Predicted 3D model of RNase P RNA and transfer RNA as a complex of 431 nucleotides. Rfam match: Bacterial RNase P class A. The family's RNA type in Rfam is ribozyme.
RNA sequence: CGAGUAAAUCAGACGGUCGCGGGCAGUACGAGAAAUCCGCUGUCCGAGGAAAGUCCGGGCUUCACAGAGCGAGGAUAACGGCUAACAGCCGCCGGGGGCGACCCUAGGGAAAGUGCAACAGAGAAUAACCGCGUUGUUGUGUUUAAACGCGACAGCGCAAGGGUGGAAAGGUGAGGUAAGAGCUCACCGGGGUGGCGGAGACGUCACCGCCGUGUAAACCCUAUCCGAAGCAACACCGUGGAGGGACACACAGCCUGCUCGGCUGUCCCGUGGAGGUGGCAUUGAGCUUAGGCGGCAACGCCAAGCCAAGAUAGAUGACCGUCCGAUACAGAACCCGGCUUACAGAUUUGCUCGUAUA
RNA sequence: GCUGGUGUAGCUCAGUAGGCAGAGCGCGUCCUUGGUAAGGACGAGGUCACCAGUUCGAAUCUGGUCAUCAGCU
Numbered sequence: 001c002g003a004g005u006a007a008a009u010c011a012g013a014c015g016g017u018c019g020c021g022g023g024c025a026g027u028a029c030g031a032g033a034a035a036u037c038c039g040c041u042g043u044c045c046g047a048g049g050a051a052a053g054u055c056c057g058g059g060c061u062u063c064a065c066a067g068a069g070c071g072a073g074g075a076u077a078a079c080g081g082c083u084a085a086c087a088g089c090c091g092c093c094g095g096g097g098g099c100g101a102c103c104c105u106a107g108g109g110a111a112a113g114u115g116c117a118a119c120a121g122a123g124a125a126u127a128a129c130c131g132c133g134u135u136g137u138u139g140u141g142u143u144u145a146a147a148c149g150c151g152a153c154a155g156c157g158c159a160a161g162g163g164u165g166g167a168a169a170g171g172u173g174a175g176g177u178a179a180g181a182g183c184u185c186a187c188c189g190g191g192g193u194g195g196c197g198g199a200g201a202c203g204u205c206a207c208c209g210c211c212g213u214g215u216a217a218a219c220c221c222u223a224u225c226c227g228a229a230g231c232a233a234c235a236c237c238g239u240g241g242a243g244g245g246a247c248a249c250a251c252a253g254c255c256u257g258c259u260c261g262g263c264u265g266u267c268c269c270g271u272g273g274a275g276g277u278g279g280c281a282u283u284g285a286g287c288u289u290a291g292g293c294g295g296c297a298a299c300g301c302c303a304a305g306c307c308a309a310g311a312u313a314g315a316u317g318a319c320c321g322u323c324c325g326a327u328a329c330a331g332a333a334c335c336c337g338g339c340u341u342a343c344a345g346a347u348u349u350g351c352u353c354g355u356a357u358a
Numbered sequence: 359g360c361u362g363g364u365g366u367a368g369c370u371c372a373g374u375a376g377g378c379a380g381a382g383c384g385c386g387u388c389c390u391u392g393g394u395a396a397g398g399a400c401g402a403g404g405u406c407a408c409c410a411g412u413u414c415g416a417a418u419c420u421g422g423u424c425a426u427c428a429g430c431u
Base pairs, nucleotide, nucleotide: 001354002353003352004351005350006349007348008347009346010345012323013322014321015320016319017318018317020046021045022044023043024042025041026040027039030037031036048329052340053339055338056337057336058335059334060230061229062228063227073226074225075224076223077222079091080090081089082088093107094105095104096103097102108221109220113219114218115215116214117213129162130161131158132157133156134155135154136153137152138151139150140149141148142147170188171187172186173185174184175183189210191208192207193206194205195204196203197202234278235277236276237275243269244268245267246266251265252264253263254262255261286306287305288304289303291302292301293300294299359430360429361428362427363426364425365424368383369382370381371380377414385401386400387399388398389397407423408422409421410420411419
């Protein structure tokens, strides 16, 4: 320098003018019984790395629940650790890819059982169509006959070769055999037992001839975990209405001039409609620091500093100047930890390969 | 904001333990008729919403994305 790989950071900056939401302080007029509200002034703060998808895990709240167990349903899946928890993260093992840095991996069990494997093929699980070998019977050729060759039928042995398929009963080679075959041997693959190493998954060495297709993102089995619903949860206020009460011998009005009676009003209850307040945003599994200690790391402990959006029709925008140019995906709605998905451009760091030079 | 469902031919829908993707209506050609409708025969038409994965094999199973519908004040 070129090609690559892993990670981190930013997400226009600065200045000016106008505008919007919220907190705090002050305050004229007005409204209100008051608290306070409207308005104005000053000051401070004002979207993201994903605020998104709502896919996991929690906080919080209500309901259910004595405690424990069984069953149903759901989730997860090598091993060790981290964490409030997780399907997340870190480390490591096995497998796969790359020359390499490095990347990918839903990675328990098919020997508990059941199901499925279309078409093709003899056969899709305890296989035999063609074939290879052999025995018997028989036909036929050469021949006197025996023997040999060729063929048909029946029986037995075999699983090497052919063919089908995604997959055919460990693979390749040699020996062996009537023909063959882990029948025997070497190497490879897989399994079991034992030794050694490791915290463990696992690795390695020796011995044992092979024990038996695939599918569990089919049912299922094993181990571990899980009560349900969600802030439109939920709690509180609640002047209207239905209904009830005080009621009788109270009061007022009406029917009605009087008595009785009835109705309405007044007062109380009203379990909840409209609406409002809280939940809800200063205290949290909080943020920052090239801080200290432990750890390979995730992370933990300690120290110092900081408080930083928040409505209920829902606030961030517009214009000008300079920087060459201002351009991605995209906008909080109870809050956190993850994952996934979208994304223009710029910068930095570690490492690998190649070429050249020293 | 929260929760659930659906996506297959032009339209309405089937398609279950994964094995050639179907029906009705519609469309085209032909027959029938003097002509049309009805009727009859034949035919065309599919990215099974999209992208990955599991599997020998996916409309179907798993994950993600998109669109659309419904419920909760």